[in-house]
RNA sequence: GGAGCCAGAAAGUGGCGAACGGGUGAGUAACACGUAAGUUACCUGUCUUUAAGCGGGGAAUAGCCCCGGGAAACCGGGGGUAAUACCGCAUGUGGUAAUGGAAUUAUAUCUGUUACUAAAGCCGUAAGGCGCUUGAUGAGGGGCUUGCGUCCUAUCAGGUAGUUGGUGGGGUAACGGCCCACCAAGCCAACGACGGGUAGCUGGUCUGAGAGGACGACCAGCCACACUGGGACUGAGACACGGCCCAGACUCCUACGGGAGGCAGCAGCAGGGAAUAUUGGGCAAUGGGCGAAAGCCUGACCCAGCGACACCGUGUGAGGGAUGAAGGCCUUCGGGUUGUAAACCUCUUUUCCCGGGGAAGAGAAAAAGGACAGUACUCGGGGAAUAAGUCUCGGCUAACUACGUGCCAGCAGCAGCGGUAAUACGUAGGAGGCAAGCGUUAUCCGGAAUUAUUGGGCGUAAAGAGGAUGUAGGCGGCACAACAAGUCGGAUGUGAAAUCUCCCGGCUUAACUGGGAGGGGUCAUCCGAAACUGUUGAGCUUGAGGGCAGCAGAGGAAAGCGGAAUUCCCGGUGUAGUGGUGAAAUGCGUAGAUAUCGGGAGGAACACCAGUGGCGAAAGCGGCUUUCUGGACUGUACCUGACGCUGAGAUCCGAAAGCGUGGGGAGCAAACAGGAUUAGAUACCCUGGUAGUCCACGCUGUAAACUAUGGAUACUGGGUAUGGGGAGUAUCGACCCUCUCCGUGCCGAAGUAAACGCGUUAAGUAUCCCGCCUGGGGAGUACGGUCGCAAGACUAAAACUCAAAGGAAUUGACGGGGGCCUGCACAAGCAGCGGAGCGUGUGGUUUAAUUCGAUUCAACACGAAGAACCUUACCAGGGUUUGACAUACUGGAAGUAGGAACCCGAAAGGGAGACGACCUGUUAAGUCAGGAGCCAGAACAGGUGCUGCAUGGCUGUCGUCAGCUCGUGCCGUGAGGUGUUGGGUUAAGUCCUCUAACGAGCGCAACCCUUGUUGCUAGUUAAUAUCUCUAGCGAGACUGCCCUGCAAAACGGGGAGGAAGGUGGGGAUGACGUCAAGUCAGCACGGCCCUUAUACCCUGGGCGACACACACGCUACAAUGGACAGUACAGUAGGUGGCAAUGGGGUGACCCGGAGCUAAUCCUAAAAACUGUCCUCAGUCCGGAUUGUAGGCUGCAACUCGCCUACAUGAAGCCGGAGUUGCUAGUAACCGCGUAUCAGCAUGGCGCGGUGAAUACGUUCCCAGGCCUUGUACACACCGCCCGUCACGUCAUGAAAGUCGGCAACACCUGAAGUCGAUGGGCUAACCCUUUUAGGGAGGCAGUCGCCGAGGGUGGGGUUGAUAAUUGGGACGAAGUCGUAACAAGGUA
Repeated sequence: GGAGCCAGAAAGUGGCGAACGGGUGAGUAACACGUAAGUUACCUGUCUUUAAGCGGGGAAUAGCCCCGGGAAACCGGGGGUAAUACCGCAUGUGGUAAUGGAAUUAUAUCUGUUACUAAAGCCGUAAGGCGCUUGAUGAGGGGCUUGCGUCCUAUCAGGUAGUUGGUGGGGUAACGGCCCACCAAGCCAACGACGGGUAGCUGGUCUGAGAGGACGACCAGCCACACUGGGACUGAGACACGGCCCAGACUCCUACGGGAGGCAGCAGCAGGGAAUAUUGGGCAAUGGGCGAAAGCCUGACCCAGCGACACCGUGUGAGGGAUGAAGGCCUUCGGGUUGUAAACCUCUUUUCCCGGGGAAGAGAAAAAGGACAGUACUCGGGGAAUAAGUCUCGGCUAACUACGUGCCAGCAGCAGCGGUAAUACGUAGGAGGCAAGCGUUAUCCGGAAUUAUUGGGCGUAAAGAGGAUGUAGGCGGCACAACAAGUCGGAUGUGAAAUCUCCCGGCUUAACUGGGAGGGGUCAUCCGAAACUGUUGAGCUUGAGGGCAGCAGAGGAAAGCGGAAUUCCCGGUGUAGUGGUGAAAUGCGUAGAUAUCGGGAGGAACACCAGUGGCGAAAGCGGCUUUCUGGACUGUACCUGACGCUGAGAUCCGAAAGCGUGGGGAGCAAACAGGAUUAGAUACCCUGGUAGUCCACGCUGUAAACUAUGGAUACUGGGUAUGGGGAGUAUCGACCCUCUCCGUGCCGAAGUAAACGCGUUAAGUAUCCCGCCUGGGGAGUACGGUCGCAAGACUAAAACUCAAAGGAAUUGACGGGGGCCUGCACAAGCAGCGGAGCGUGUGGUUUAAUUCGAUUCAACACGAAGAACCUUACCAGGGUUUGACAUACUGGAAGUAGGAACCCGAAAGGGAGACGACCUGUUAAGUCAGGAGCCAGAACAGGUGCUGCAUGGCUGUCGUCAGCUCGUGCCGUGAGGUGUUGGGUUAAGUCCUCUAACGAGCGCAACCCUUGUUGCUAGUUAAUAUCUCUAGCGAGACUGCCCUGCAAAACGGGGAGGAAGGUGGGGAUGACGUCAAGUCAGCACGGCCCUUAUACCCUGGGCGACACACACGCUACAAUGGACAGUACAGUAGGUGGCAAUGGGGUGACCCGGAGCUAAUCCUAAAAACUGUCCUCAGUCCGGAUUGUAGGCUGCAACUCGCCUACAUGAAGCCGGAGUUGCUAGUAACCGCGUAUCAGCAUGGCGCGGUGAAUACGUUCCCAGGCCUUGUACACACCGCCCGUCACGUCAUGAAAGUCGGCAACACCUGAAGUCGAUGGGCUAACCCUUUUAGGGAGGCAGUCGCCGAGGGUGGGGUUGAUAAUUGGGACGAAGUCGUAACAAGGUA
């Protein structure tokens, strides 16, 4: 170096597998899936059982060697080689094909003849083992076919040409239009074809009592897919996830020539998204592939990791512990609560930490072998140690307070909460729920009988088609027979496993898991039953129809005829108006209207009869006659023999208005014109007036087409009226009466209904069939479709938006609804107001301030019974700060508190300071202690600051109106009613009567005060107390008496007597309630606000202003008066800080003075009236405003800002527009007097007396109120509610010249790979033939052509979406504009 042999590695040939396992749900509405069958129309590698066989040959080729091309992927040429790779030959158990026979319903089976048709060896010493070939067979797997089941949409109604079938071929494992040629024209569809949308199907899962509804994660069965689309190859099996070819999109490599790829395998990355895990360990177990086996492969699988994602289990400690600690929160300031909770004491150790031990899962004769795993489990040690959150607390719905905020911030599932006391927002304390979770969001089922099969409705709540005929369909009388489809019973098969239910087991328990049983189908087959349904046969007569005899009728169509009336025309008479309205005007009329008479024309409608009468399917039909014609009803019981009912589509009819063509046109009358009305009046009213209304023919097809009530049949008390017929009775006859059938009404038993109501004409009880409904609005609309000449009709959504819309009934309130009644409400009267001047109040304006409140009645001579300062709250200025006033506390101070002079000042206040303390106890002592008082501080005082919409109390008003309620009973589902209404009566809910009501309460009345008559008693103040008077106690009047009216009663009318007569007059007395009525400024009070000021004091000012408006008054405008003179007569009441006489002074206000009086003692005190004179109708002898001067009084003080007096001045005003007030008898009106407040101030308030009227027919009207009734869309209640346009904002949507996409088809062009077919001058080992070493044949390969064909292109359409100038309507939006449509008789129903 190396043959051979052994072991190993790598590549190749060959075999098997790779069609399993694993992933996903794009597509698919289909034999895809489920279930049950069929395959005589089929296949099946490996495996089981079984029969037969395995003889003898041949030719290649990879690996290998050599050469070459390429960047690579890879490829080409030459040489040699093996096999269980490949190919002939032999054999033929068998098999296949053709053709006979037997048998069969049959192509199953048996049998004959002919032809064709197999094989491979390897290991082993051997036995034998593993293989191979041809059959048969079983198991398992698959293909194909069929019945039934399987989403939404009809705004998809017609679809289909290989379409449906046949004949013959081809093809396949196999049937088949699967494909082809020819022939026929079929096939599918309202039991939903075709189209569109959506979707993997199932076992099952969630929910539900169930029936159902929704879903199809994990696990399991089936299907489909593997980057998108097409295709075949290999193979037993694929048209194949990790195979091939082609086309396309995308990514990567490249030397630019060309190549590579497919995580919907396991991990992982990126992106998207609200969101979903580790680039882990192992083949130990289970299972799969290969292998004889060892073994290899296996992200199937077994484990681990992450995630409270879900289910289950466990813990975060247990027992004791009251001073009920501290802190927090609340508080009525006492306390309560957190709360035995904590601290503290005793105990335990699940869990946790540390340490020791340590599995099962592993089965086979034994051994080895464990990823999980040093895990589960267990022992010891340590120490309460390592471990609680989240949502809610107004109701539903368990759980409440405080603070903050102030329709803000915010909450919210629904309704809703929040605008200064928020259990609803935010925070805190507390509480409630659940708990290693809790809450929110999304989705499904339930509740929801709210799609109703179980299990709903349609008169008025949503809902009966306008009516009929009738197709399909659904349903269908009595009796018999047969069948057995439905139905019922039994059996067999199947309904996979898992899931579910029950029982029993295994992990400490449970979740989880093992075993057993059960349940589950509209399923298939067989056997049986025959009542019911069905089918068939043969019958019946009661449903239905017909015949015969009657009968009523505005039933329909056509033709003809008639009279009354309107209008027009002609003529006569006749003259100035007529017509119309709430009133007018337009209009007509002297060119002769209207009126009236006569004649004529024309069109339309048919008075009386006429009637909750008649007829018709409904719409609808009304003079009379004739013709044609439909239907009903009654009687009869002659015929047919279930012929029936309903009725999707369909067809026909269908008021008025409208449309088309042609006529006609008297009256009426949209549009239109004019006149009125009105703020306006495109209306209501008036004068005109055209379409139309009428006829013929056609269209439209709708109405509150209504009984808001579909049709048919049967059943279920009655009464009464009426239309049509029949029978009985009666009669001479017609009536009457009774019964009966068919209609049309009313009232009503039962029943029904939410109630109203319905009730044999059902809305009752049932059956059958059809139509329709499912919150309101958007909307009976848009788009699409069908119909129509058009107008439009039929069919019919969605987005969006609201929390209601609606029905019936109840109680109120209201009505330009009704009835009854009352009131100085009107009317009848008297006197006023509104005009003037002045006073007072208010508004407005002004102001430094003109303080505040009261604002229709029910604010405005109101708070105010009296603003020069004060009051006073306002303004300006000057001051004070524990305060002008109250109560505590702490500290301090003897020359302290206090405080006369004096200074500044307008005062308040601030300085200054002579003098100089008190009480109690105590001490030698003003010595000490305490108190009062003082100073300082801190609590607090104070506020006429806000809120009367936080409140109490008080008050006004309806209204001195007659009402408002309750108990029990009764009625009603209930709200509620009844009582309380009705008939009478009253001033009265007063009383009587009736009465399902019987009683009662608050109101009414009475009791109280006063006044009118009278008796008795007492009586002060000069005397007198019979009278008068004052005070007190009584009497008297009660419809008691008579007559009369009403049925009676209540009561009314009249009368007697009486001072008074029907509550004698007047007062006090104010029901339930209403007005968020008034008052925080009388007082009280919650909350908020100010605190050297929003508190307090002082001076001055203001509340008293003044272009104006209103309210309440006074005085007047004059002769019923004014002036002057004279002469009379009251009552209430007040008076000692007072009333004040006689007297005196003054022109007077008043002054001087003071008798008397603490008052029946004294004082204040009348005027109108009457008598007389003057004035004589005038801006006056009316009227007295305004102004000047001079006075008086009160008061610190009359300038702003009092009252009074005298003299002078002498304004407006000559009786008051619209409108409006009071009053019914001792009243209105006129006249004066007193008093409260008050220093002073009264035209106001409250009282008093004097003189002393008119009128009331009456309830129509205005106002207010009461009762009953009616309508209502009102209920903060008519000052209600509410509609539409326009303007603004937001949102969704329709149309739209167009623009840009998606999807599925169609026509044509082009056409890859590939199968199939054709083709010939290509190439070609095995086998055959011949001849000879080459040729030919069979076969194969390559090429070319053809059919088909993915994709691409072009084109015109379909369908669906997005978007668009502009445009249409819609919805919504605290306070916009215009009107007033609707709700009441809504002011024109």
This is a predicted structure of a 1389-nucleotide RNA (small-subunit ribosomal RNA) from a metagenome. The sequence is in RNAcentral, with records from SILVA. It matches the Rfam family "Bacterial small subunit ribosomal RNA". Rfam links the family to the GO terms ribosome and structural constituent of ribosome. Model confidence (mean pLDDT): 84 of 100.